Source information:
The part of an RNA shown here (small-subunit ribosomal RNA, 3' major domain) has 461 nucleotides and comes from an uncultured marine bacterium. The coordinates come from a structure-prediction model, not an experiment, and the mean pLDDT is 84.
Context: one part of a larger RNA
RNA sequence: UGACGGGGGCCCGCACAAGCGGUGGAGCAUCUGGCUUAAUUCGAUAAUGAGCGAGGAACCUCACCUAGGCUUGACAUCCCGAGAAUUUUCUAGAAAUAGAAAAGUGCCUUCUGGAACUCGGUGACAGGUGCUGCAUGGUUGUCGUCAGCUCGUGCCUUGAGGUGUUCGGUUAAGUCCGUGAACGAGCGCAACCCAUGUCCUGUGUUGUCUUUUCACAGGAGACUGCCGAUUCAAAGUCGGAGGAAGGUAUGGACGACGUCAAAUCAGCAUGGCCCUUAUGCCUAGGGCUGCACAGGUGCUACAAUGGCUAAUACAAUAGGUAGCAAUAUCGCAAGAUGGAGCCAAUCCCAAAAGUUAGUCUAAGUUCGGAUUGAGGGCUGCAAUUCGCCCUCAUGAAGUUGGAAUCGCUAGUAACCGUGAAUCAGCAAUAUCACGGUGAAUAUGUUCCUGGGUCUUGUACU
Repeated sequence: UGACGGGGGCCCGCACAAGCGGUGGAGCAUCUGGCUUAAUUCGAUAAUGAGCGAGGAACCUCACCUAGGCUUGACAUCCCGAGAAUUUUCUAGAAAUAGAAAAGUGCCUUCUGGAACUCGGUGACAGGUGCUGCAUGGUUGUCGUCAGCUCGUGCCUUGAGGUGUUCGGUUAAGUCCGUGAACGAGCGCAACCCAUGUCCUGUGUUGUCUUUUCACAGGAGACUGCCGAUUCAAAGUCGGAGGAAGGUAUGGACGACGUCAAAUCAGCAUGGCCCUUAUGCCUAGGGCUGCACAGGUGCUACAAUGGCUAAUACAAUAGGUAGCAAUAUCGCAAGAUGGAGCCAAUCCCAAAAGUUAGUCUAAGUUCGGAUUGAGGGCUGCAAUUCGCCCUCAUGAAGUUGGAAUCGCUAGUAACCGUGAAUCAGCAAUAUCACGGUGAAUAUGUUCCUGGGUCUUGUACU
RNA backbone atom coordinates (compact mmCIF):
# COMPACT_ATOMS: atom_id res chain seq x y z
C1' U A 1 0.00 0.00 0.00
C1' G A 2 -3.57 -3.59 0.15
C1' A A 3 -6.36 -7.80 2.12
C1' C A 4 -9.07 -9.50 6.29
C1' G A 5 -12.14 -8.66 11.21
C1' G A 6 -18.72 -12.59 14.40
C1' G A 7 -14.20 -3.57 14.75
C1' G A 8 -16.58 1.39 14.27
C1' G A 9 -19.02 5.76 11.41
C1' C A 10 -21.86 7.23 6.88
C1' C A 11 -24.56 5.55 2.44
C1' C A 12 -26.99 2.45 -1.41
C1' G A 13 -29.57 -1.91 -3.96
C1' C A 14 -36.63 -6.10 -4.38
C1' A A 15 -31.01 -6.79 0.42
C1' C A 16 -34.54 -7.08 4.49
C1' A A 17 -39.26 -5.37 6.09
C1' A A 18 -44.61 -4.41 3.94
C1' G A 19 -47.35 -6.93 0.02
C1' C A 20 -48.74 -10.14 -4.45
C1' G A 21 -47.67 -14.60 -7.01
C1' G A 22 -44.78 -18.97 -7.09
C1' U A 23 -40.86 -23.26 -6.38
C1' G A 24 -40.11 -27.38 -2.74
C1' G A 25 -45.52 -32.27 -2.46
C1' A A 26 -48.58 -34.67 -7.67
C1' G A 27 -48.56 -36.00 -13.13
C1' C A 28 -46.07 -34.70 -17.46
C1' A A 29 -42.25 -31.84 -20.61
C1' U A 30 -37.15 -30.67 -20.80
C1' C A 31 -31.89 -30.47 -19.15
C1' U A 32 -28.12 -32.59 -15.92
C1' G A 33 -25.81 -36.23 -12.52
C1' G A 34 -25.68 -41.36 -11.85
C1' C A 35 -26.50 -46.20 -13.67
C1' U A 36 -26.82 -49.08 -18.03
C1' U A 37 -25.00 -49.78 -22.98
C1' A A 38 -21.66 -52.03 -28.91
C1' A A 39 -22.57 -46.63 -28.65
C1' U A 40 -25.77 -44.04 -25.11
C1' U A 41 -20.74 -38.26 -29.39
C1' C A 42 -18.64 -33.68 -27.18
C1' G A 43 -18.58 -29.30 -24.21
C1' A A 44 -20.84 -26.15 -19.91
C1' U A 45 -20.42 -27.60 -13.06
C1' A A 46 -21.34 -22.37 -6.53
C1' A A 47 -22.95 -17.41 -7.24
C1' U A 48 -21.19 -16.84 -13.13
C1' G A 49 -23.54 -25.20 -15.15
C1' A A 50 -28.22 -27.81 -15.65
C1' G A 51 -35.67 -25.47 -21.53
C1' C A 52 -27.19 -23.94 -21.54
C1' G A 53 -24.02 -24.40 -26.94
C1' A A 54 -28.98 -26.80 -29.78
C1' G A 55 -33.25 -20.39 -33.28
C1' G A 56 -36.03 -27.20 -33.75
C1' A A 57 -31.32 -35.47 -33.24
C1' A A 58 -36.72 -40.34 -37.73
C1' C A 59 -32.53 -40.35 -42.61
C1' C A 60 -29.37 -36.05 -43.16
C1' U A 61 -27.52 -33.21 -39.20
C1' C A 62 -23.28 -36.57 -36.61
C1' A A 63 -18.80 -35.62 -34.18
C1' C A 64 -20.54 -41.95 -31.22
C1' C A 65 -21.23 -47.62 -32.17
C1' U A 66 -21.63 -52.09 -35.52
C1' A A 67 -20.93 -53.80 -40.40
C1' G A 68 -19.52 -53.24 -45.67
C1' G A 69 -16.00 -50.52 -48.62
C1' C A 70 -11.91 -46.42 -50.59
C1' U A 71 -6.49 -44.86 -50.29
C1' U A 72 -3.61 -38.43 -54.15
C1' G A 73 -8.63 -39.58 -51.58
C1' A A 74 -15.56 -36.31 -50.61
C1' C A 75 -12.71 -30.95 -51.45
C1' A A 76 -7.98 -27.42 -53.67
C1' U A 77 -3.50 -26.41 -56.96
C1' C A 78 0.21 -28.41 -60.31
C1' C A 79 2.09 -32.52 -64.19
C1' C A 80 1.13 -36.79 -67.81
C1' G A 81 -2.35 -40.00 -70.76
C1' A A 82 -7.36 -41.00 -72.71
C1' G A 83 -12.27 -39.40 -73.71
C1' A A 84 -16.57 -33.86 -75.50
C1' A A 85 -19.99 -33.17 -71.81
C1' U A 86 -24.25 -35.62 -70.85
C1' U A 87 -28.55 -39.03 -70.85
C1' U A 88 -30.98 -43.91 -70.58
C1' U A 89 -31.24 -49.18 -69.50
C1' C A 90 -29.65 -54.01 -67.41
C1' U A 91 -26.91 -57.31 -63.67
C1' A A 92 -24.76 -58.11 -58.38
C1' G A 93 -25.35 -55.62 -53.66
C1' A A 94 -28.43 -53.20 -47.65
C1' A A 95 -26.23 -49.13 -49.99
C1' A A 96 -21.60 -47.18 -51.07
C1' U A 97 -19.76 -49.42 -55.28
C1' A A 98 -18.50 -52.70 -59.39
C1' G A 99 -19.53 -54.70 -64.33
C1' A A 100 -22.09 -54.35 -69.17
C1' A A 101 -25.01 -52.19 -73.22
C1' A A 102 -27.22 -48.13 -75.99
C1' A A 103 -27.91 -42.93 -77.41
C1' G A 104 -24.82 -38.52 -78.07
C1' U A 105 -20.38 -36.48 -80.82
C1' G A 106 -21.00 -29.96 -79.08
C1' C A 107 -17.84 -24.57 -78.45
C1' C A 108 -13.17 -21.67 -80.04
C1' U A 109 -9.02 -22.49 -83.51
C1' U A 110 -3.32 -20.14 -86.87
C1' C A 111 -5.94 -27.19 -87.79
C1' U A 112 -1.18 -27.86 -84.06
C1' G A 113 -4.10 -27.45 -80.22
C1' G A 114 -7.24 -24.85 -76.42
C1' A A 115 -11.71 -23.95 -72.68
C1' A A 116 -15.17 -26.60 -69.53
C1' C A 117 -16.23 -31.53 -67.75
C1' U A 118 -15.28 -36.98 -66.85
C1' C A 119 -11.99 -41.26 -66.19
C1' G A 120 -6.96 -43.32 -65.24
C1' G A 121 -1.69 -42.56 -63.40
C1' U A 122 2.42 -40.08 -60.61
C1' G A 123 3.88 -37.62 -56.31
C1' A A 124 4.20 -32.84 -54.03
C1' C A 125 0.00 -32.61 -51.03
C1' A A 126 -5.22 -32.80 -49.30
C1' G A 127 -8.06 -34.13 -44.85
C1' G A 128 -8.78 -34.50 -39.11
C1' U A 129 -15.59 -31.87 -34.61
C1' G A 130 -7.80 -35.56 -33.02
C1' C A 131 -4.91 -33.04 -28.09
C1' U A 132 -3.60 -28.53 -25.58
C1' G A 133 -8.76 -22.33 -23.81
C1' C A 134 -2.60 -23.52 -18.69
C1' A A 135 0.66 -21.39 -25.93
C1' U A 136 -3.17 -17.75 -28.47
C1' G A 137 -6.62 -14.12 -31.49
C1' G A 138 -11.61 -12.98 -31.49
C1' U A 139 -16.01 -13.27 -28.61
C1' U A 140 -18.60 -13.91 -23.89
C1' G A 141 -20.05 -14.45 -18.48
C1' U A 142 -19.28 -12.17 -13.57
C1' C A 143 -18.40 -8.41 -9.68
C1' G A 144 -21.71 -4.19 -11.97
C1' U A 145 -24.50 0.41 -14.99
C1' C A 146 -21.31 -0.56 -8.97
C1' A A 147 -18.77 4.76 -9.01
C1' G A 148 -14.91 4.02 -9.31
C1' C A 149 -9.61 3.50 -11.88
C1' U A 150 -5.49 6.46 -13.15
C1' C A 151 -1.88 10.11 -15.29
C1' G A 152 1.38 14.87 -15.98
C1' U A 153 3.68 18.66 -13.26
C1' G A 154 4.30 20.41 -8.31
C1' C A 155 4.70 19.46 -2.96
C1' C A 156 5.77 15.84 1.37
C1' U A 157 8.75 11.21 2.69
C1' U A 158 15.60 7.99 3.61
C1' G A 159 12.21 4.70 0.99
C1' A A 160 7.99 1.66 -0.38
C1' G A 161 4.66 5.49 -1.06
C1' G A 162 1.44 9.74 -0.02
C1' U A 163 -1.01 14.21 -1.73
C1' G A 164 -4.54 15.35 -5.75
C1' U A 165 -9.18 11.30 -5.01
C1' U A 166 -9.29 14.03 1.99
C1' C A 167 -12.82 17.16 4.74
C1' G A 168 -18.12 20.09 5.11
C1' G A 169 -22.60 20.01 2.27
C1' U A 170 -25.12 17.70 -2.01
C1' U A 171 -26.26 13.99 -5.84
C1' A A 172 -28.55 8.26 -9.07
C1' A A 173 -23.24 9.37 -9.83
C1' G A 174 -15.24 11.08 -8.09
C1' U A 175 -22.74 14.71 -9.73
C1' C A 176 -21.89 19.59 -8.40
C1' C A 177 -20.43 23.51 -4.76
C1' G A 178 -17.16 25.20 -0.91
C1' U A 179 -12.48 24.21 1.70
C1' G A 180 -7.62 22.40 1.43
C1' A A 181 -0.14 21.84 -1.35
C1' A A 182 -2.08 21.29 -4.77
C1' C A 183 -3.05 22.77 -10.15
C1' G A 184 -4.75 20.44 -14.35
C1' A A 185 -5.95 16.13 -17.41
C1' G A 186 -7.59 11.06 -19.14
C1' C A 187 -10.80 6.37 -18.98
C1' G A 188 -15.57 5.81 -16.64
C1' C A 189 -20.79 9.00 -14.76
C1' A A 190 -23.98 12.32 -17.45
C1' A A 191 -25.00 14.09 -22.36
C1' C A 192 -24.68 13.02 -27.64
C1' C A 193 -27.84 7.68 -30.34
C1' C A 194 -32.75 4.69 -30.83
C1' A A 195 -37.99 3.88 -29.36
C1' U A 196 -42.59 5.56 -26.83
C1' G A 197 -45.66 9.81 -25.06
C1' U A 198 -47.63 16.02 -26.91
C1' C A 199 -48.01 19.71 -30.70
C1' C A 200 -46.94 22.03 -35.57
C1' U A 201 -45.74 21.91 -40.93
C1' G A 202 -45.52 19.21 -45.48
C1' U A 203 -46.75 14.88 -48.41
C1' G A 204 -49.90 10.74 -49.01
C1' U A 205 -52.04 5.32 -51.79
C1' U A 206 -53.23 0.51 -50.89
C1' G A 207 -55.25 4.20 -45.62
C1' U A 208 -59.41 8.08 -44.78
C1' C A 209 -67.40 9.57 -45.92
C1' U A 210 -65.43 14.52 -43.59
C1' U A 211 -62.59 17.25 -39.47
C1' U A 212 -59.66 13.48 -37.45
C1' U A 213 -57.08 8.72 -36.82
C1' C A 214 -52.96 6.53 -39.48
C1' A A 215 -48.14 6.30 -42.34
C1' C A 216 -43.64 8.87 -43.80
C1' A A 217 -40.33 13.17 -43.54
C1' G A 218 -38.85 17.64 -41.10
C1' G A 219 -39.27 20.70 -36.87
C1' A A 220 -41.01 22.52 -31.80
C1' G A 221 -41.09 21.05 -26.70
C1' A A 222 -38.30 20.15 -20.42
C1' C A 223 -33.69 23.67 -19.17
C1' U A 224 -34.70 23.49 -11.91
C1' G A 225 -36.33 27.91 -17.32
C1' C A 226 -40.40 30.85 -13.69
C1' C A 227 -42.50 31.87 -8.40
C1' G A 228 -42.09 30.91 -3.05
C1' A A 229 -39.53 28.54 1.11
C1' U A 230 -34.82 26.61 2.87
C1' U A 231 -29.17 26.54 3.14
C1' C A 232 -23.75 31.79 6.34
C1' A A 233 -22.76 31.29 0.83
C1' A A 234 -22.84 28.00 -3.21
C1' A A 235 -24.22 23.43 -5.09
C1' G A 236 -28.74 21.74 -4.08
C1' U A 237 -33.50 20.27 -1.58
C1' C A 238 -38.94 21.00 -0.69
C1' G A 239 -43.60 23.12 -2.40
C1' G A 240 -46.27 25.63 -6.46
C1' A A 241 -47.68 27.55 -11.40
C1' G A 242 -48.05 26.60 -16.42
C1' G A 243 -47.68 22.09 -19.27
C1' A A 244 -48.96 16.11 -23.05
C1' A A 245 -44.72 15.34 -20.09
C1' G A 246 -41.01 18.02 -14.08
C1' G A 247 -36.68 17.58 -11.93
C1' U A 248 -32.51 11.24 -15.07
C1' A A 249 -40.22 11.72 -18.38
C1' U A 250 -40.14 6.13 -19.38
C1' G A 251 -37.67 2.01 -21.76
C1' G A 252 -33.37 0.43 -24.68
C1' A A 253 -28.41 0.41 -26.71
C1' C A 254 -24.02 1.70 -24.27
C1' G A 255 -20.26 -2.06 -19.33
C1' A A 256 -13.92 2.18 -16.83
C1' C A 257 -8.89 0.00 -14.65
C1' G A 258 -9.26 -4.78 -13.51
C1' U A 259 -10.87 -9.95 -10.99
C1' C A 260 -11.91 -15.34 -11.59
C1' A A 261 -4.57 -19.06 -15.64
C1' A A 262 -13.51 -18.02 -15.46
C1' A A 263 -15.85 -20.08 -20.62
C1' U A 264 -15.02 -21.36 -25.73
C1' C A 265 -9.14 -25.07 -30.19
C1' A A 266 -16.77 -28.38 -31.43
C1' G A 267 -18.89 -21.17 -34.63
C1' C A 268 -14.50 -19.09 -36.81
C1' A A 269 -9.16 -18.18 -36.98
C1' U A 270 -4.45 -19.95 -35.16
C1' G A 271 1.16 -21.73 -32.72
C1' G A 272 2.85 -26.45 -31.15
C1' C A 273 2.01 -31.80 -30.86
C1' C A 274 -0.30 -36.18 -33.00
C1' C A 275 -2.93 -39.57 -37.20
C1' U A 276 -1.73 -40.41 -42.78
C1' U A 277 -4.31 -48.15 -46.56
C1' A A 278 -6.25 -43.99 -40.93
C1' U A 279 -7.66 -40.37 -35.52
C1' G A 280 -8.99 -39.15 -43.13
C1' C A 281 -13.37 -40.39 -46.70
C1' C A 282 -18.12 -43.06 -48.52
C1' U A 283 -22.42 -46.15 -47.30
C1' A A 284 -26.40 -49.10 -44.52
C1' G A 285 -28.37 -49.89 -39.79
C1' G A 286 -28.28 -48.44 -34.75
C1' G A 287 -27.29 -44.57 -30.95
C1' C A 288 -27.60 -39.27 -29.12
C1' U A 289 -34.95 -40.56 -27.04
C1' G A 290 -31.86 -46.26 -22.97
C1' C A 291 -34.01 -46.09 -16.59
C1' A A 292 -33.96 -48.80 -9.35
C1' C A 293 -32.68 -43.34 -8.52
C1' A A 294 -31.09 -37.82 -7.42
C1' G A 295 -31.03 -32.45 -8.79
C1' G A 296 -32.44 -27.92 -11.86
C1' U A 297 -36.00 -25.23 -15.04
C1' G A 298 -40.97 -25.26 -16.68
C1' C A 299 -46.23 -26.75 -18.09
C1' U A 300 -50.99 -28.66 -16.29
C1' A A 301 -53.79 -29.11 -12.06
C1' C A 302 -55.97 -29.96 -7.35
C1' A A 303 -61.68 -26.44 -8.85
C1' A A 304 -67.55 -22.54 -8.02
C1' U A 305 -63.36 -15.55 -8.60
C1' G A 306 -64.73 -22.52 -11.37
C1' G A 307 -66.02 -26.52 -15.36
C1' C A 308 -69.33 -27.25 -19.59
C1' U A 309 -72.99 -25.55 -23.55
C1' A A 310 -74.94 -21.60 -26.72
C1' A A 311 -74.74 -16.54 -28.47
C1' U A 312 -71.74 -12.17 -28.96
C1' A A 313 -67.52 -7.86 -28.65
C1' C A 314 -62.61 -5.60 -28.81
C1' A A 315 -55.87 -5.84 -30.27
C1' A A 316 -50.78 -5.31 -31.48
C1' U A 317 -46.11 -7.13 -33.27
C1' A A 318 -44.93 -10.08 -37.22
C1' G A 319 -45.05 -13.54 -41.70
C1' G A 320 -46.53 -15.04 -46.80
C1' U A 321 -44.87 -17.16 -54.30
C1' A A 322 -41.16 -24.32 -53.73
C1' G A 323 -45.65 -19.39 -50.00
C1' C A 324 -50.30 -17.37 -47.20
C1' A A 325 -54.75 -19.15 -48.80
C1' A A 326 -60.76 -16.72 -48.72
C1' U A 327 -66.10 -17.96 -50.39
C1' A A 328 -67.92 -22.92 -51.37
C1' U A 329 -68.44 -28.51 -50.97
C1' C A 330 -67.35 -33.24 -48.13
C1' G A 331 -66.00 -35.09 -43.19
C1' C A 332 -68.17 -35.52 -35.82
C1' A A 333 -62.99 -33.87 -36.24
C1' A A 334 -57.83 -33.82 -37.57
C1' G A 335 -58.23 -32.86 -42.54
C1' A A 336 -59.55 -33.36 -47.86
C1' U A 337 -61.40 -31.28 -52.74
C1' G A 338 -60.97 -26.83 -55.13
C1' G A 339 -58.38 -22.32 -55.93
C1' A A 340 -61.02 -16.13 -55.62
C1' G A 341 -57.28 -12.77 -54.07
C1' C A 342 -52.28 -11.43 -52.78
C1' C A 343 -44.75 -10.48 -54.38
C1' A A 344 -49.28 -7.43 -49.98
C1' A A 345 -51.17 -0.37 -45.26
C1' U A 346 -54.88 -3.58 -50.99
C1' C A 347 -55.52 -10.40 -50.29
C1' C A 348 -54.64 -14.20 -46.46
C1' C A 349 -53.13 -16.48 -41.86
C1' A A 350 -56.51 -14.37 -37.34
C1' A A 351 -57.57 -13.77 -30.81
C1' A A 352 -58.45 -15.32 -25.71
C1' A A 353 -59.56 -13.91 -21.05
C1' G A 354 -64.39 -10.51 -21.36
C1' U A 355 -70.00 -9.91 -21.80
C1' U A 356 -75.11 -12.29 -21.99
C1' A A 357 -78.13 -16.72 -21.07
C1' G A 358 -78.43 -21.76 -19.29
C1' U A 359 -76.56 -25.92 -16.50
C1' C A 360 -73.51 -28.45 -12.72
C1' U A 361 -73.98 -28.02 -6.26
C1' A A 362 -69.18 -29.61 -2.98
C1' A A 363 -68.40 -34.88 -4.93
C1' G A 364 -61.94 -37.49 -6.29
C1' U A 365 -67.12 -34.75 -9.05
C1' U A 366 -69.72 -32.51 -15.63
C1' C A 367 -62.67 -31.02 -11.17
C1' G A 368 -58.13 -33.11 -13.12
C1' G A 369 -56.17 -35.04 -17.28
C1' A A 370 -51.63 -38.97 -16.93
C1' U A 371 -51.80 -43.86 -18.85
C1' U A 372 -53.62 -47.55 -22.10
C1' G A 373 -56.81 -49.83 -26.25
C1' A A 374 -59.14 -49.11 -31.10
C1' G A 375 -60.00 -46.33 -35.54
C1' G A 376 -58.40 -42.32 -38.64
C1' G A 377 -55.56 -37.66 -40.73
C1' C A 378 -50.86 -35.05 -42.21
C1' U A 379 -45.61 -34.42 -43.50
C1' G A 380 -41.88 -37.12 -45.61
C1' C A 381 -37.91 -42.06 -49.91
C1' A A 382 -39.10 -43.80 -44.96
C1' A A 383 -42.86 -42.45 -38.64
C1' U A 384 -40.70 -49.98 -35.66
C1' U A 385 -36.72 -48.21 -32.43
C1' C A 386 -38.32 -42.44 -32.56
C1' G A 387 -43.01 -37.46 -35.26
C1' C A 388 -47.35 -34.36 -34.70
C1' C A 389 -52.74 -34.04 -34.87
C1' C A 390 -58.12 -35.90 -34.55
C1' U A 391 -62.30 -39.16 -32.84
C1' C A 392 -64.30 -42.96 -29.54
C1' A A 393 -63.27 -45.60 -25.13
C1' U A 394 -60.10 -45.64 -20.61
C1' G A 395 -59.96 -42.43 -16.82
C1' A A 396 -54.06 -42.53 -12.66
C1' A A 397 -51.73 -39.18 -9.05
C1' G A 398 -53.52 -34.82 -7.19
C1' U A 399 -58.16 -31.89 -1.97
C1' U A 400 -52.94 -26.12 -1.99
C1' G A 401 -47.66 -28.94 -0.72
C1' G A 402 -42.07 -30.07 5.50
C1' A A 403 -37.43 -27.74 6.33
C1' A A 404 -36.21 -24.32 3.03
C1' U A 405 -36.33 -21.03 -1.19
C1' C A 406 -37.41 -17.55 -5.83
C1' G A 407 -39.49 -13.30 -8.72
C1' C A 408 -41.65 -8.54 -8.71
C1' U A 409 -42.15 -1.25 -6.90
C1' A A 410 -46.68 0.43 -12.26
C1' G A 411 -49.13 -0.18 -17.21
C1' U A 412 -44.93 -3.46 -13.06
C1' A A 413 -46.64 -8.33 -10.71
C1' A A 414 -50.52 -11.65 -11.78
C1' C A 415 -53.94 -13.58 -15.44
C1' C A 416 -55.24 -13.98 -21.02
C1' G A 417 -54.33 -15.07 -25.73
C1' U A 418 -51.30 -13.71 -30.54
C1' G A 419 -46.91 -13.73 -33.74
C1' A A 420 -42.02 -15.05 -35.43
C1' A A 421 -37.18 -17.38 -36.05
C1' U A 422 -35.46 -22.51 -36.69
C1' C A 423 -38.56 -25.67 -39.87
C1' A A 424 -40.68 -31.11 -45.14
C1' G A 425 -42.91 -32.45 -40.46
C1' C A 426 -42.32 -31.94 -35.17
C1' A A 427 -41.63 -33.90 -29.72
C1' A A 428 -42.36 -25.58 -28.44
C1' U A 429 -45.14 -26.54 -22.04
C1' A A 430 -38.87 -23.57 -24.69
C1' U A 431 -36.86 -18.84 -26.72
C1' C A 432 -37.53 -13.93 -28.62
C1' A A 433 -41.28 -10.42 -29.45
C1' C A 434 -46.63 -8.44 -29.26
C1' G A 435 -50.85 -6.61 -27.43
C1' G A 436 -55.71 -7.37 -23.85
C1' U A 437 -57.37 -7.17 -18.48
C1' G A 438 -54.83 -5.07 -14.57
C1' A A 439 -53.55 -4.91 -8.63
C1' A A 440 -51.40 -4.84 -3.52
C1' U A 441 -47.49 -2.80 -0.64
C1' A A 442 -43.07 0.11 0.84
C1' U A 443 -43.63 7.61 4.16
C1' G A 444 -38.60 2.26 7.60
C1' U A 445 -32.98 0.58 7.75
C1' U A 446 -32.48 -3.06 13.93
C1' C A 447 -31.38 -7.60 11.35
C1' C A 448 -29.93 -11.17 6.60
C1' U A 449 -27.25 -10.45 1.87
C1' G A 450 -24.15 -7.82 -1.86
C1' G A 451 -21.66 -3.27 -2.73
C1' G A 452 -19.35 1.90 -2.04
C1' U A 453 -16.63 5.29 1.19
C1' C A 454 -13.74 7.08 5.59
C1' U A 455 -11.45 5.22 9.86
C1' U A 456 -9.33 1.51 13.35
C1' G A 457 -6.73 -3.42 14.81
C1' U A 458 -3.57 -7.29 12.71
C1' A A 459 1.90 -12.23 14.14
C1' C A 460 -1.02 -11.77 6.57
C1' U A 461 1.03 -8.92 1.83